[in-house]
């Protein structure tokens, strides 16, 4: 910092996606250890259990415990005394009881439960940040001054009896204390009044200060040190009140407000205020957006970002406001009170049914919601708090633990060496690659991690004590690499690829998009590539987005200028002086919490974290200067606008009037069958006289020519002539005003066509409508009629492609050339012409500017000012709602849902029932066919066990196949083999195979008999059969859309490119386009092009003419010579088959631009590429072939291979193509007769002779051929008969004999003879082929083949007609416009 995504590709609008960061997260996979931090975002739902506020006995009266005195009393152990009964002294104990201490403590009674803790429901608000204000306030405990505390007094809980009640809870009666309560005393620097006196401010007024007069206090306790008390002043804190500014969305929310605004009194409160009431007066708040609705707690701060911004308000700090829902108040210094009272409501618990009790948005925990959030932990040791003199006591504040990878931060799963580059996995062109120095092994270390010892700081102090975490943190010593790696990607964006399975299915996917049998995009694996105790998806935010644009965009054609103007609010504003000081600049002061951020340091082994310090917090507010802009005020100017004067063009408005041609129409006359209308026609009108004409009438509406990118108007719009009124422009002057300007939300105003209201008017024309045509229909175009309407007058309606698709004003910025209305000047001297200079309208153009096309002084240039309006396409200018309108409807204007996209400009194709040009047997002229018949042959269709497969508009159909009886043969039945019918390799027997023959079979296979190896240096080799195991073979089995080679097709068309340069932002242009010219992109000229290639022509065969060369199997003029060129003899000719000649626009004339070429002539055998043939550019059509061959993958392996019979391909209602014979007489038949070309012959063409009516047999001469041989050419051209008919025309089809080939002619071959004797009598729409040796028509050969052509490839022979010409079909080339097509018109797309 960008990138994917609209196209064939381009640029540019425009969205949509992505790659960063970040979170109180959740969710899947996976998880070694520590550190700090975090943890209901959802139901402010409803809560079992405990714990969260208490403390003081130095405020008080009891109670009660303990001790010790003090008394009486009990029991009595021990001693004494004893009359033995008993009697004294009396220890320990026991209850009581006086004092005293000590703790304990329910109550009164004082401080604190208004802090702390939790939430985030309300709430758009002086709530909240900021800055002030208070001359309108209070402030328990704390400091500091100043001053005092005399005297009295009656109660009351608690307590004890008595009740009530199930319980909470209450009642009565009596009795007692206080720092509870109260009364009096004394009191000012206090309050309240009133009369002076200084100062001062900020309107009300405020400070200090003198008297008078009135009224307020107080409490003790206690170890005798204290700690409280009371007034009163001051100061901290803390809290209330009040004002500037700021603080979200919606006008489809525009008017809202009666205590509402404001006045007077009076009440209230710490204090101002309608706070609240009584009168009083109509105000008050809005477009700078009130009310209203919707939604939110606000900030410090967080996250982002280059910053401006823009989103969040968790933790942690500040602030408000709630505490189960609404309501109220007491107490108090503080509350309209989370853990306090009251009322009512809705839930829950108790209950004896009468009547009570609760409030976790306090830590924990529980249900319950939910994608989802924690332990019913441990300490008060620290820090803080409340209460006490104090010691202490409470403290789920708080420290700290526990759980949770949920964040952030550090650290670990080792480290070196090590190639046989090891097994295994993967791939693989089978060679190897790769995983990979990874592992194994070798040596080592020892964070974390086990176990032992040691053991903190946090602890404040003068000293002693105190530790929940914690036996933790860190040290130290041993121990072993041992316990520790995953998640995601890997088509593109975006770093990383293979292989297998899947086969639009399973599935992926953030966006394009991927999967239909070779998938780097699915899914597994191996590989890689990234990040890691994490790693991916989800969601939400910001960035990327200059895609709301303040910094920083747009509006002619992409989204988007209002339909015109006139004008209020507002905005912005001409020169110039002078004051002020709002803005604006400087400098001072206050504030702008801390914590966060940042920059310097410090402490945790670092690091998150933390602490010190620093400097910022762009803010506000106060003050003090400065004056240049802008403002504000006062003054002046005159250029900006406006006014006056003199002139001016002009469909500018509005009213009256008048005026001609033309349509219709009424009357009348002439006249007679039609007329009208179309593309062709019919409806219609006409014999009751029509169209046509003449004459005269009647209405209405328009106003030719003149008339022009001429005028005029804000636009919409204005057109015959004449008069009224009447509004703007412009020029010229330079006399007056003095900035009076300019845009202009909203508002008013005009405002085409069509449409509504009344009411006139109505010729034409014409929605609707009727009828006639077309049409598959045809509510449409075309026709004949034809009502609203279109014309006037009023009044409405508000909209259009209301367009220059371009707001409106102002300046400035090369020219050039028309026109329209004025002004000066020059010359001329009535025609004008030139200069110049205003205003107003076109065109070309430079600068610049634009995506591009284009604009370019009339700007879409280059400033400024103001309005409008724009933010993907569709849903939709639609729907609700509201305002207008008589209605049609206008204006305003959305969602929900859905797509990657729509859309602009150029640019290359294709393409058009668009347009110049040009070619083709493309049409036309012509000649002959086909499409009817009947045969053959091919396809399809239908059968079939099989009818084996391919070819499908041209370009599949007499195609592949140049030949199906069996074979081919691939198809079907049926049998049979299983390393195979074929190849190459291995062992290991054999001397084999192969060939007769003979058994068996439907064959094939099987069985058996006869014959039977080669080579040696003798060890062996070599062949070749059999048996055997495996590797392999084989496939006419798929896929021609995986190919390859080969072929068809545009199209024997004249096109297709490149290279450098040049224009364009680019895709691409230009060359290759223009003007001629050819069969040609052939060739000349001209050109921002010069060149070049691959096509055209040449160069190659063939044929038409001549020379030479050379004559056998070829020919024979001449000589001899024969039945014959048989033979001698010769090569002159014919012919062969080499080698050359020749034709080039070369040569004359027109033409043409002195070119190319083009039209004529000469010559010549051939003349303008002489003819004809091979030769097919870049491409296209996924065209054909996988069945000619190669081949990739895929499929079958006792079968989809191989091999045998026999059947199939040759079926047949029927469709279609290519052909062969015909339908006669230009002919058939019969009879003698004539003239070729090019070909083929050994598994072979065969002569003559003989035999058959004949097909052919039967000998077998010649001949591997310029020798022999098929061979007879026909058609022709003479006679001769048949005479128009189903024929002596045609031969189809049938029976009968036979011929040939073949192992075999049944299915299913040809021919042959004799008899049979069908359809047809020239062929509807519609179609093919040909331009000269051609089309027609005769006949001849060969390929393939044993046989079997009407097809096919050649061969000659006879031998025509016609082409005005290029408007039309149809293909095709070149230019050019259109274009929403590019899969390219067999396209694309509407509607139902």
């Nucleotide at each position: 910092a960008g990138a994917g995504u609209u196209u064939g590709a381009u640029c540019a609008u425009g969205g949509c996606u992505c790659a960063g960061g970040a979170u109180g997260a959740a969710c899947g996979c996976u998880g070694g250890c520590g550190g700090c931090g975090u943890g209901c975002c959802u139901a402010a739902c409803a809560c079992a259990u405990g714990c969260a506020a208490g403390u003081c006995g130095a405020a008080c009266g009891g109670a009660g415990u303990u001790u010790a005195c003090u008394g009486a009393u009990c029991u009595g152990a021990a001693c004494c005394c004893u009359u033995c009964g008993g009697g004294g002294u009396g220890a320990c104990g026991a209850g009581c009881u006086u004092u005293a201490a000590a703790c304990u403590u329910a109550g009164u009674g004082g401080c604190g439960g208004a802090c702390u803790g939790g939430u985030g429901a309300g709430u758009a608000a002086c709530g909240c940040g900021u800055g002030a204000g208070c001359a309108a306030u209070c402030u328990g405990c704390c400091u500091u001054a100043a001053g005092g505390a005399g005297a009295g007094g009656g109660a009351u809980a608690a307590c004890a009896c008595a009740g009530a009640g199930a319980a909470a809870u209450u009642u009565g009666u009596g009795c007692u204390a206080a720092u509870a309560c109260c009364u009096c005393a004394u009191a000012a620097u206090g309050u309240a009044u009133u009369c002076g006196g200084a100062g001062g401010g900020c309107a009300u007024c405020c400070u200090c200060u003198g008297g008078g007069u009135a009224c307020c206090a107080a409490a003790g306790u206690u170890u005798u040190u204290u700690c409280g008390c009371c007034u009163u002043a001051a100061g901290a804190u803390g809290a209330g009140c009040u004002c500037g500014c700021g603080u979200c969305u919606g006008a489809u929310u525009a008017g809202g407000u009666a205590g509402u605004u404001g006045g007077u009194g009076a009440g209230g409160u710490a204090a101002c205020g309608g706070c609240c009431c009584a009168c009083c007066a109509a105000g008050c708040c809005u477009a700078c957006g009130a009310u209203c609705a919707g939604u939110a707690g606000c900030c410090g701060a967080a996250c982002u970002g280059a910053g401006a911004g823009g989103u969040u308000g968790a933790u942690c700090g500040g602030c408000c406001a709630c505490a189960u829902u609404g309501g109220g108040a007491c107490u108090g210094a503080g509350a309209u009170a989370c853990g306090g009272c009251c009322c009512a409501g809705a839930c829950u618990c108790c209950u004896a049914c009468g009547g009570g009790a609760g409030g976790c948005a306090g830590c924990a925990g529980u249900g319950g919601g939910g994608g989802a959030u924690a332990u019913u932990g441990c300490a008060c040791a620290a820090u803080g708090g409340a209460g006490g003199a104090a010691a202490c006591u409470c403290u789920g504040a708080u420290g700290c633990a526990g759980c949770a990878a949920c964040g952030c931060c550090g650290c670990g799963u080792g480290a070196a060496g090590g190639a046989a580059g090891a097994a295994g996995g993967c791939c693989u062109u089978c060679g190897g690659g790769u995983u990979g120095u990874a592992a194994a092994c070798u040596u080592c270390u020892g964070u974390c991690c086990u176990c032992a010892g040691u053991g903190a700081c946090g602890a404040a102090u003068a000293a002693a004590g105190u530790g929940a975490c914690g036996g933790u943190a860190a040290c130290u010593g041993a121990g072993g690499a041992g316990g520790a790696a995953g998640c995601c990607a890997c088509g593109g964006c975006u770093a990383a690829c293979u292989a297998c399975g899947u086969g639009c299915c399973a599935g992926c996917a953030g966006c394009c998009g991927c999967g239909g049998u070779a998938a780097u995009a699915c899914g597994u694996a191996g590989g890689u590539g990234g990040c890691a105790a994490g790693c991916g998806u989800u969601a939400u935010c910001c960035g990327g987005a200059a895609u709301u644009a303040c910094u920083g965009g747009g509006u002619g054609u992409a989204a988007a200028g209002g339909g015109u103007g006139c004008g209020u609010a507002g905005g912005c504003g001409g020169c110039u002086u002078g004051u002020a000081a709002a803005g604006u600049c400087a400098g001072a002061u206050g504030u702008g919490a801390a914590a966060u951020a940042c920059c310097g340091g410090g402490g945790c082994u670092u690091a998150a974290c933390u602490c010190c310090g620093g400097g910022g917090c762009u803010g506000c507010a106060u003050u003090u200067g400065a004056a240049a802009c802008u403002u504000a005020c006062a003054g002046g100017c005159u250029u900006g606008a406006g006014u006056g004067a003199a002139g001016u063009a002009g469909a500018g408005g509005u009213a009256a009037g008048c005026g001609g041609a033309a349509u219709u129409c009424c009357u009348a006359g002439u006249g007679u069958a039609g007329c009208g209308g179309u593309g062709a026609a019919a409806u219609g009108c006409g014999u009751a006289g029509a169209u046509a004409u003449u004459a005269g009438g009647a209405g209405g509406a328009a106003c030719a020519c003149c008339a022009g990118u001429g005028g005029c108007g804000a636009a919409g719009g204005c057109g015959g002539c004449u008069u009224a009124c009447u509004g703007g422009g412009c020029u010229u002057u330079a006399a007056c005003u003095g900035a009076c300007g300019u845009u202009g939300a909203g508002g008013c105003u005009c405002g085409a066509a069509a449409g509504c209201g009344u009411g006139g008017g109505g010729a034409g024309c014409a929605a609707a409508c009727a009828g006639g045509a077309u049409u598959a229909g045809a509510u449409a175009c075309c026709c004949u009629g034809g009502u609203a309407g279109u014309c006037c007058a009023c009044g409405c309606c508000g909209u259009a492609a209301a367009c220059g698709a371009u707001g409106a004003a102002u300046a400035c910025u090369a020219g050039g050339u028309g026109u329209c209305g004025g002004g000066g000047g020059u010359u001329u001297a009535u025609g004008a012409a030139c200069c110049u200079u205003c205003g107003g309208u076109g065109c070309c153009g430079c600068a610049g500017c634009a995506a591009a096309c284009g604009c370019a002084a009339u700007a879409a240039g280059u400033a400024u000012u103001c309005c409008a309006c724009c933010u993907g396409g569709g849903g939709a200018g639609u729907a609700c709602g509201u305002u207008c309108g008589c209605a049609a409807g206008a204006a305003u204007g959305a969602a929900a849902c859905u797509c990657a996209a729509a859309g602009g400009a150029a640019u290359u194709g294709a393409c058009g029932g668009g347009g110049a040009c040009c070619c083709g047997c493309a049409c036309a002229a012509g000649c002959g066919g086909u499409g009817g018949a009947g045969c053959a042959u091919g396809u399809g269709g239908u059968u079939u066990a099989a009818u084996u497969c391919g070819a499908a508009g041209c370009a599949a159909c007499g195609c592949g196949a140049a030949g199906a009886a069996c074979c081919u043969u691939a198809c079907c039945a049926a049998g049979u083999c299983u390393u195979g019918a074929c190849a190459u390799c291995c062992g290991g027997u054999u001397g084999a195979c192969a060939g007769g023959g003979a058994c068996u079979u439907a064959a094939c296979c099987g069985u058996c008999c006869c014959c039977u190896u080669u080579c040696u240096u003798c060890g062996g080799a070599a062949c070749a059969a059999c048996c055997g195991a495996g590797a392999c073979a084989g496939g006419u089995g798929g896929u021609g859309c995986a190919u390859g080679g080969u072929u068809g097709u545009c199209g024997u068309c004249a096109g297709c490119u490149c290279g450098u340069g040049u224009c364009g932002u680019g895709a691409g242009a230009u060359g290759u386009u223009g003007g001629g010219u050819u069969a040609a992109g052939u060739c000349c000229c001209g050109c921002a092009a010069c060149g070049a290639g691959c096509g055209c022509a040449a160069c190659c065969c063939c044929u038409a003419u001549c020379u030479u060369u050379a004559g056998u199997a070829g020919c024979c003029a001449g000589c001899a010579g024969u039945a014959a060129g048989a033979u001698g003899g010769g090569c002159a000719c014919u012919c062969u088959a080499g080698a050359g000649a020749g034709a080039c626009u070369g040569c004359c004339g027109g033409g043409g631009a002195u070119a190319a070429c083009c039209c004529g002539g000469a010559g010549g055998a051939a003349g303008g590429u002489g003819g004809g043939g091979a030769u097919g550019a870049c491409g296209u059509c996924a065209a054909a072939u996988c069945a000619u061959c190669a081949u990739g993958c895929c499929c079958c392996u006792u079968a989809u291979g191989a091999u045998u019979u026999g059947g199939g391909c040759u079926a047949c209602a029927c469709a279609c193509g290519u052909g062969c014979u015909a339908c006669a007489a230009u002919g058939g038949c019969g009879u003698a007769a004539a003239c070729a070309a090019a070909g083929g012959g050994a598994a072979g063409c065969a002569g003559c002779c003989c035999u058959g009516u004949g097909a052919a047999g039967g000998u077998g001469a010649g001949c591997a051929a310029a020798u022999c041989c098929c061979a007879a050419a026909a058609a022709u051209a003479a006679c001769g008969u048949c005479u128009c008919a189903g024929u002596u025309c045609g031969g189809a089809u049938u029976g009968u004999a036979g011929u040939c080939u073949g192992c075999a002619a049944c299915u299913c071959g040809a021919c042959u003879a004799c008899a049979u004797g069908a359809a047809g009598c020239u062929g509807g729409a519609a179609u093919c082929g040909c331009u000269a040796g051609u089309a027609a028509u005769c006949g001849c050969g060969g390929a393939u083949c044993a046989g079997a052509a009407u097809g096919c490839c050649g061969c000659g022979g006879u031998g025509a007609a016609u082409a005005c010409g290029u408007u039309c079909c149809c293909g095709g080339g070149u230019c050019u416009u259109g274009c929403a097509c590019a899969c390219a018109c067999c396209g694309c797309c509407c509607g139902u």
Molecule: small-subunit ribosomal RNA
Organism: uncultured bacterium